[in-house]
Record summary:
Predicted 3D model of a 73-nucleotide RNA (transfer RNA) from Candidatus Equihabitans merdae. The RNAcentral record of the sequence draws on ENA. It matches the Rfam family "tRNA". Rfam describes the family as follows. Transfer RNA (tRNA) molecules are approximately 80 nucleotides in length. Rfam classes the family as a transfer RNA.
Parts: sequence; structure tokens; C1' cells
RNA sequence: GCCGAUAUGGCUCAGUUGGUAGAGCAACUCAUUCGUAAUGAGUAGGUCAUCGGUUCGAGUCCGAUUAUCGGUU
Repeated sequence: GCCGAUAUGGCUCAGUUGGUAGAGCAACUCAUUCGUAAUGAGUAGGUCAUCGGUUCGAGUCCGAUUAUCGGUU
């Protein structure tokens, strides 16, 4: 240089044929306990890597860019 994969809450990952973004863990609050842990209930937290395009509507389709990983000369 070329080719491919990946990028979604603090972390690990889902997200179906394009139709209002979810789970587990972690955090916080409450209950339970003499207290802690455990358990139960609940709350908050994400403009989906960035910029454009298509569409009534994009995490999803298209293009460019950035980062990481792999392959190849």
C1' cells in the first nucleotide's frame, strides 16, 4: 500500500424485513439484618466512533474519515 472484521450506558454484549434502543454485571435508593454480606423491589445512566447521503422514518442501507484487530506484498 491492498483486503477483511469490529466500533451500541462504567464493563461485557444483544438489537429480526428500516418503524419510539435492551439484557447481564457494576453504581445509587428502599426493604430485610444488631451490623455487613447475600436476597428482594426500584431508580438513574446511551444524540449507537465522526461527517454526509438515501428514505415519511436509519443502530440497521450507501459513501468518506478516524481508531483497534487480523490477513497479504